[in-house]
RNA sequence: CGCCGAAUCGCGGCUGUUGCCGUAGUCGCGAACGGGGGAACCAGGUAGUAGGGGCGAAUCGCCGGAAGCACGGCGGAGCGCGCAUCUCUUCGCGCCAGCCCGUCAGCUAACCCCGUAGGCCUGAAGAGA
Numbered sequence: 001c002g003c004c005g006a007a008u009c010g011c012g013g014c015u016g017u018u019g020c021c022g023u024a025g026u027c028g029c030g031a032a033c034g035g036g037g038g039a040a041c042c043a044g045g046u047a048g049u050a051g052g053g054g055c056g057a058a059u060c061g062c063c064g065g066a067a068g069c070a071c072g073g074c075g076g077a078g079c080g081c082g083c084a085u086c087u088c089u090u091c092g093c094g095c096c097a098g099c100c101c102g103u104c105a106g107c108u109a110a111c112c113c114c115g116u117a118g119g120c121c122u123g124a125a126g127a128g129a
Base pairs, nucleotide, nucleotide: 002120003119004118008031009030010029011028012027013026014025015024016023017022032116033115034114035113036112037111042106051104052101053100054099055098059076060075061074062073063072064071078095079094080093081092082091085129086128087127088126089125090124
């Protein structure tokens, strides 16, 4: 340079640094991006600790494991990378986690609320735009 991801940009206040600029920390505002709640209509018989729900690609099965959990393997679905950008195809590689709400939430206009982190290193090809 580039990549995963919403996780970027701008404007101010205060403090520290001898003064200024700058920089660092912290507190706000705005834009942009992302997420949740929330009518009518529609959908849905009601209740349930056997709970239920949300972010996210991260789920559904089979086998082994004495049964079961952890764990391991193999498939289907899904996701990402291969260096100007996009689409398609082939090939190769990798992921398929983790966390949150707290008994409660379908969709949902107005309206309300929340986040702007963290973590990385790939060096294939063809066609079209």
The RNA shown here (c-di-AMP riboswitch aptamer (ydaO/yuaA leader)) has 129 nucleotides and comes from a soil metagenome.
The RNAcentral record of the sequence draws on MGnify.
The coordinates come from a structure-prediction model, not an experiment, and the mean pLDDT is 79.